[in-house]
Context: one part of a larger RNA
RNA sequence: AUGGGCGUAAAGGGUUUGUAGAUGGUUUUAUGUAUUAUUAAUAAAGAUUUAAGAAUUAAUUUAAGUAAAUUUUAAUAAUAUUAUAAAACUUGAGUAAUUUUGAAAUAAAACAAAUUUUUUGAGUAAUGGUAUAAUAUAUUGAUACAAAAAAGAAGUACUUAAGCGAAAGCUUUUUAUUAAAAAUUCACUGACAUUGAGAAACGAAAGCUAAGGUAGCAAAUGGGAUUAGAUACCCCAGUAGUCUUAGAUGUAAAUGAUGAAAUUUUAAAAAUAAUUAUUUUUAAAAUAUAUAAUUAUUUUUUUAGUUAACACGUAAAAAUUUCCGCCUGGGUAGUACGUUCGAAAGAAUAAAACUU
Repeated sequence: AUGGGCGUAAAGGGUUUGUAGAUGGUUUUAUGUAUUAUUAAUAAAGAUUUAAGAAUUAAUUUAAGUAAAUUUUAAUAAUAUUAUAAAACUUGAGUAAUUUUGAAAUAAAACAAAUUUUUUGAGUAAUGGUAUAAUAUAUUGAUACAAAAAAGAAGUACUUAAGCGAAAGCUUUUUAUUAAAAAUUCACUGACAUUGAGAAACGAAAGCUAAGGUAGCAAAUGGGAUUAGAUACCCCAGUAGUCUUAGAUGUAAAUGAUGAAAUUUUAAAAAUAAUUAUUUUUAAAAUAUAUAAUUAUUUUUUUAGUUAACACGUAAAAAUUUCCGCCUGGGUAGUACGUUCGAAAGAAUAAAACUU
């Protein structure tokens, strides 16, 4: 490199935007780059056959012959496809208007319970903890009870096969600003598209820098137990940290262990949002209720088919197409060296000897 693969065996990049590149809707006209066909010319290797040399065979070398195919060049012809140029279209894509939806994001303000601490009241001997205990707290008056004040963090129930977001992730309430999606209209643009090497942006938790904050919890650490020992599991304490602001780090079982986009394909059961139609309610309308169909989304069974099996099964792991990433026995090793990034911790890239 080819062939074959990537849910669980090695293998989908953490996610998105997007440059180059690759790929590409419908119709008409022209060209004939490209493609195809025919004819002619040209030349090397390989294959095959025969013969010869080196002791044998094979690889190999030299010479001659054969047939087909290929390569290159030129001419002629064709125009379905590709390409170029011009023109047009609306279904892909986008824009607009209307309606609606949701824990989407950022900032600010507010809220109740609980916890802890402090003060006061009243009150007396234990409290706490465990399998059992002890360390610990308490007559300098604890624990429990009542009242008041302060602080910080988290936001019970409603709550989920529900919803939103590119992913990470997002749930008390209100306000402001911003983004997104779906449906309807089918109004406008008229292929503007898909993917995307490099690149850029975002990116849980932990750890890091600077400045604040610190109620609870709690690595480290100390003490008490357990034990042969106990650098642990259990208990009493407790510092970083957890929180906020501004940075840097750039990794996770960053998982659906399943890359993005498009086309074609069973039968059922639910949910969310919207539209249309009908029904109920009403004097009538609006709101609301119920049913059905359609569109989009989220799930559960399942036919065909696929799969090594498990299982997947219209958001496929089915049947096809385009583009990117990645894999090639185990260990050594996601390591060494080098390079780039980072204040550091480390991250990215990424072998070999040797071994089996």